[in-house]
């Protein structure tokens, strides 16, 4: 310097003015209680107010409810090994396989000898094989044709056709025979194992399991619109079905509730309050570890709305782009991304103008 | 916020579960021709789809299997 590979961090700033929400607190006003107090109005202070994906709703929790617990089914979901973590399909480190000159990256990766199915069309044949063809011997109208034996080495078909390359051998061949290489079993060595590595024997016909399936190993539902608690109202309404109904996928047993449970149709409420934010939380540092991460110490509180809240002016800067004039930079213009909490949290995915930084690795030049 | 359906010529449906005959099919709408004194109606025949996008699996995907857009639904699900 030029192409490139893996990680992090931002994702405009700073200032004044006006405005907007909620926590805290001063003053009043007004309703309710008539006790504590609660609501709501209008002024003032105080510090605070969207994300790195807040999206998607693919996942796994924490939390609430269903009074339950204990087998067996079904249905589902994960899958190469070893660790992380409250789990996980997530993270990290290894192995197999493959891409790349390389830093790296990808991967839905247990099983095809448990069983059961599919490969269409083409070809002669896709759990089996003789269309073409090659070799031998016979006979005939003899560079052609017929009949018999042997063949799976060639050649076509096709995504895939009796493991694959050379030699030898053979009438021609053909794991027949040999070498080297793959598979299946066996034995030794390194490994926590996934699997490597070397030694033997022995034959050897596939792909698909994101086809049904086997193995393993996990999982009760339902979800904050869950739930709980105040108010205020109306119809503590009809009618049917089980006594074996109900207990949030079905079944089997215990075991609870009590006049109950299910379903139909019809009436009232649609108003307030809590859940609602201190967390498997954040930051700096230590030490252990290749890392995810773990322990320890110190500091910190950082929105809690409910037709839903942080906007709009002016200036100046930073960045990105154009133009013009120039010389290490002036002026002018235009322009900053994807995008907005709603119980919380840990991750996958998707989308994103820009800008800053660190490690490699290829190439060329230079000293 | 949950939870389910769907997307295929201009239009409106099959086809997906079970992957090859998908060179994707019927209807209607377009265009030609035929019939008619002209129109319609009928007849024949023609032209028109990257199966929302994009990636994977497999010889082959509209179909399975993943990610993303879009558009609707439960006589409120409270």
């Nucleotide at each position: 310097c030029a192409a490139g590979u893996g990680g992090g961090c931002u994702g405009g700033g700073u200032g004044a003015c006006c405005g907007c929400c909620a926590u805290u607190u001063u003053a009043g006003g007004g309703g309710c209680a008539a006790g504590c107090g609660c609501c709501u109005c209008u002024a003032g202070a105080a510090g605070g107010g969207a994300g790195g994906a807040a999206a998607g709703u693919c996942c796994g929790g924490g939390c609430u409810c269903c009074a339950c617990c204990g087998g067996g089914c079904a249905a589902g979901a994960u899958g190469c090994u070893g660790g992380g973590u409250a789990a996980c399909a997530c993270c990290c480190a290894g192995a197999a396989g493959g891409g790349g000159u390389g830093a790296c990256c990808c991967u839905a990766c247990g099983g095809a000898a448990a069983g059961u199915g599919c490969c269409a069309c083409a070809g002669a044949a896709a759990c089996a094989u003789a269309c073409c063809g090659g070799c031998c011997u016979g006979c005939c109208u003899c560079a052609g044709g017929c009949a018999g034996a042997c063949c799976a080495a060639g050649g076509g078909u096709g995504a895939a056709a009796u493991g694959g390359u050379g030699a030898g051998g053979u009438a021609a061949g053909a794991g027949c025979u040999c070498a080297c290489c793959g598979c299946u079993c066996c034995c030794c060595g390194a490994g926590u194992g996934a699997u490597c590595g070397g030694g033997g024997u022995g034959g050897c016909g596939g792909g698909c399991a994101a086809a049904c399936c086997c193995c393993a190993u996990c999982u009760g539902g339902a979800g904050c619109a869950a739930g709980a608690c105040c108010a205020a109202a109306u119809a503590g309404a009809a009618g049917g079905g089980c006594a074996a109904g109900g207990g949030u996928g079905c079944u089997c047993g215990g075991c609870c509730a009590a006049u109950g449970u299910c379903c139909u149709u019809g009436g009232g409420u649609u108003g307030g309050u809590c859940g609602c934010u201190u967390g498997a939380c954040c930051c700096u540092g230590a030490u252990g570890g290749u890392a995810a991460c773990a322990u320890c110490a110190g500091g910190g509180c950082u929105a809690g709305a409910c037709a839903g809240a942080u906007g709009g002016u002016c200036a100046c800067c930073a960045c990105c782009u154009c133009g013009a004039c120039u010389g290490u930079g002036u002026c002018g213009g235009g322009g900053u991304a994807c995008a907005g909490a709603a119980c919380c949290c840990g991750g996958c995915u998707u989308a994103u103008a820009g800008g800053c930084u660190u490690a490699c690795u290829u190439g060329g030049u230079c000293c | 916020g949950u939870c389910c359906c769907g997307g295929u010529g201009g239009u409106g449906u099959a086809g997906c579960c079970u992957g090859g005959c998908c060179u994707a099919a019927c209807a209607u709408a377009c265009c030609a021709c035929a019939c008619u004194g002209u129109c319609a109606a009928u007849g024949u025949g023609g032209a028109g789809a990257u199966c929302g996008g994009g990636g994977g699996u497999u010889c082959g995907a509209a179909u399975c299997c993943c990610c993303u857009c879009c558009g609707g639904g439960c006589g409120c699900c409270a």
This is a predicted complex of two RNAs, RNase P RNA and transfer RNA, with 445 nucleotides together.
It holds a member of the Rfam family "Bacterial RNase P class A". It is annotated as a ribozyme.